Predicted 3D model of a 74-nucleotide RNA (transfer RNA) from an Elusimicrobiota bacterium. Rfam family: tRNA. Rfam classes the family as a transfer RNA. Gene Ontology term of the family: triplet codon-amino acid adaptor activity. The source organism's lineage runs through Bacteria, Pseudomonadati and Elusimicrobiota.
C1' cells in the first nucleotide's frame, strides 16, 4: 500500500429480507430474605447503535468517506 472482518448499555452478546417503543445475561443501585453476609427473589436506572454525509416514507441494518481494533497478502 491492497483486501477481508469487527465496532450496539460498565462487560459479554442478540436484533430475521430495512419496518412495531433497540432487547437479554452478568454487573452497579434500591428493596425483600438473613443475627450479619453469600446465595436466592423482586424492581429501577443505564444506549445519539464508533463519527460524518447520503439513499429511503422508514437505517443498528444499504452506499461513500473517516476513526479504532483484528486477520491475510505485498
Nucleotide at each position: 500500500g491492497c483486501g477481508c472482518c469487527u465496532g450496539u448499555a460498565g462487560c459479554u452478546c442478540a436484533a430475521c429480507u430495512g419496518g412495531a417503543u433497540a432487547g437479554a445475561g452478568c454487573g452497579u443501585c434500591g428493596g425483600g430474605c438473613u443475627u450479619c453476609g453469600a446465595a436466592c427473589c423482586c424492581g429501577c436506572a443505564g444506549g445519539c447503535u464508533g463519527g460524518g454525509c447520503g439513499u429511503u416514507c422508514a437505517a443498528a441494518u444499504c452506499g461513500c468517506c473517516c476513526c479504532a481494533g483484528g486477520c491475510g497478502c505485498a